[in-house]
Context: one part of a larger RNA
RNA sequence: CUCCAGCUAAGGAACUCGGCAAAUUGACCCCGUAACUUCGGGAGAAGGGGUGCCCCAUUAUGGUGAUAGGACUUGCUCCUUGAGCCAGAAGGGGUCGCAGAGAAUAGUCCCAGGCGACUGUUUAUCAAAAACACAGCACUCUGCAAACACGUAAGUGGACGUAUAGGGUGUGACGCCUGCCCGGUGCCGGAAGGUUAAGAGGAGAGGUCAGCGCAAGCGAAGCUUUGAAUCGAAGCCCCGGUAAACGGCGGCCGUAACUAUAACGGUCCUAAGGUAGCGAAAUUCCUUGUCGGGUAAGUUCCGACCUGCACGAAUGGCGUAACGAUCUGGGAGCUGUCUCGGCUGGAGACUCG
Numbered sequence: 001c002u003c004c005a006g007c008u009a010a011g012g013a014a015c016u017c018g019g020c021a022a023a024u025u026g027a028c029c030c031c032g033u034a035a036c037u038u039c040g041g042g043a044g045a046a047g048g049g050g051u052g053c054c055c056c057a058u059u060a061u062g063g064u065g066a067u068a069g070g071a072c073u074u075g076c077u078c079c080u081u082g083a084g085c086c087a088g089a090a091g092g093g094g095u096c097g098c099a100g101a102g103a104a105u106a107g108u109c110c111c112a113g114g115c116g117a118c119u120g121u122u123u124a125u126c127a128a129a130a131a132c133a134c135a136g137c138a139c140u141c142u143g144c145a146a147a148c149a150c151g152u153a154a155g156u157g158g159a160c161g162u163a164u165a166g167g168g169u170g171u172g173a174c175g176c177c178u179g180c181c182c183g184g185u186g187c188c189g190g191a192a193g194g195u196u197a198a199g200a201g202g203a204g205a206g207g208u209c210a211g212c213g214c215a216a217g218c219g220a221a222g223c224u225u226u227g228a229a230u231c232g233a234a235g236c237c238c239c240g241g242u243a244a245a246c247g248g249c250g251g252c253c254g255u256a257a258c259u260a261u262a263a264c265g266g267u268c269c270u271a272a273g274g275u276a277g278c279g280a281a282a283u284u285c286c287u288u289g290u291c292g293g294g295u296a297a298g299u300u301c302c303g304a305c306c307u308g309c310a311c312g313a314a315u316g317g318c319g320u321a322a323c324g325a326u327c328u329g330g331g332a333g334c335u336g337u338c339u340c341g342g343c344u345g346g347a348g349a350c351u352c353g
Stems, first nucleotide, its partner, number of pairs: 001348008010339002014337001019334001027051005036041001038173001052095005061087004068080004072075001096100001108332007115324002120132002136171007148157003174319004179249003184246002186242005193237003199231002204226005211218002250268005277311001278308001289305005
C1' cells in the first nucleotide's frame, strides 16, 4: 500500500450522476393511527408506552376433568364435588445493573409525481423493466369430415369439444369515454357491361402429291404445318358496403369603442380537415419557454399557461384506490458518503527461510 472486519471527537449528505455503500429501524403486548378509497383497503400507516428478577401468590381467571356423593326414567343418563395437570393476565410492594425483546436471528419512515391496474413472465451467462403475459373489451372466421395447424399421403391435433364452443387479430383491471374520413390499400357483397386462359371452333394460308399443261405454272382427295371470326370462368375494370380493417384527420387573407386577440367573414384545396380529454409531456426543436411552489441558491421536481417544431381517442384518450428489488423530485431519522482523517484485528504485499 491492497483486501476483509470493527470502532471513531465535532459536524451530519457538505459526498456523489444518484444517500451508491453503510448506518438507523427491528420481537411481543398495549395505546393510537391521516389524505384517499374500488369501502376490501390504505395499516405494522405515522407516532408513543411497556418488557429482568423476588414477594403478595402453586394469584385472579380459563381449559381438562380423576375421585367421591346424589337422583331416578338404570342410561354411551343427569346433577353436585372438584384432585392432579396445562394455560395464564392485571395490580401492589421490593430489588440489581449503563443497559431487562440485556447475546443472535427479526420493517427505516413520510410526502409528491411518471409508467404499468394487480399476482405473475423474460434476455441460462452484462438489461427484470414502463417490455411480455394477464382477467376484461372488441372485431373477425368456423354448422362439424368446422375453421385452423402438422403431414406427399394415410392420418392426427382442434375435441371424444359443437357458436355460452373453437381459431385468428387488436386492446389490456376498473371508471368516464372512444369524434370525422370509405378517395387509396385490404376485406365483404354484386353481377349488367368491358377485358380475359385452357378448351371449343374452324374461315383462310403453307408443304406434299395424283392429274392437267410444250412450258411457266395450276392443282382435287389424303396426309401434314398453321390458323381468323365466334363461344369460353374466376380475376381485374366496374357498382356498393366496411375504420375496435391498413390507415388519414389543411392553407391563406381580413375583421370588435386604446392596444391585443378574433366569436365573425372571404377564398383555395381535400376522402375528411383533429371532436372530448390531455398538453414544454417517457412526446417541446427554439428551451434552463413564462408564471407560481419548494431551496440562501433548483437545466431536475411539482402546479399552472398553451406558441402541440412533431398529443389525441382499443397502433386506444383521460383519470384511478391497491400493488412495484420500477423511474423521478422532496423531507424526517440515521450514519466515516463526506469535511479528513485516525485507530484496532485479520489476510496479502515485503524480508528471511
Predicted 3D model of a 353-nucleotide part of an RNA (large-subunit ribosomal RNA, domain IV) from Desulfurispirillum indicum S5. Lineage of the source: Bacteria > Pseudomonadati > Chrysiogenota > Desulfurispirillum > Desulfurispirillum indicum. It matches the Rfam family "Bacterial large subunit ribosomal RNA". Its family is annotated with ribosome and structural constituent of ribosome in the Gene Ontology. The RNAcentral record of the full RNA draws on Rfam. The coordinates come from a structure-prediction model, not an experiment, and the mean pLDDT is 88.